The prediction has a mean pLDDT of 81. Transfer RNA from a Clostridia bacterium, 73 nucleotides, folded computationally.
RNA sequence: GCUGGUAUGGCUCAGUCGGUAGAGCACGUCAUUGGUAAUGACGAGGUCAUCAGUUCGAUUCUGAUUACCAGCU
Numbered sequence: 001g002c003u004g005g006u007a008u009g010g011c012u013c014a015g016u017c018g019g020u021a022g023a024g025c026a027c028g029u030c031a032u033u034g035g036u037a038a039u040g041a042c043g044a045g046g047u048c049a050u051c052a053g054u055u056c057g058a059u060u061c062u063g064a065u066u067a068c069c070a071g072c073u
Base pairs, nucleotide, nucleotide: 001072002071003070004069005068006067007066010025011024012023013022019056027043028042029041030040031039049065050064051063052062053061
């Protein structure tokens, strides 16, 4: 230098051939217990890496950029 892949709550990951995003763990409150743990109920938390384009509408499609990983030279 070239090519490919990945980027989604605090963490690990789903998701959708375009229609306002979910799980587990973690966190908070409550219940249960003499008290913890465990268990159960409820809740908060994400402008889906960034910037543009297409579209009535983009996490999803296209382009560029950034970071990381792998390969080639």
Background: Rfam family: tRNA. The family's RNA type in Rfam is transfer RNA.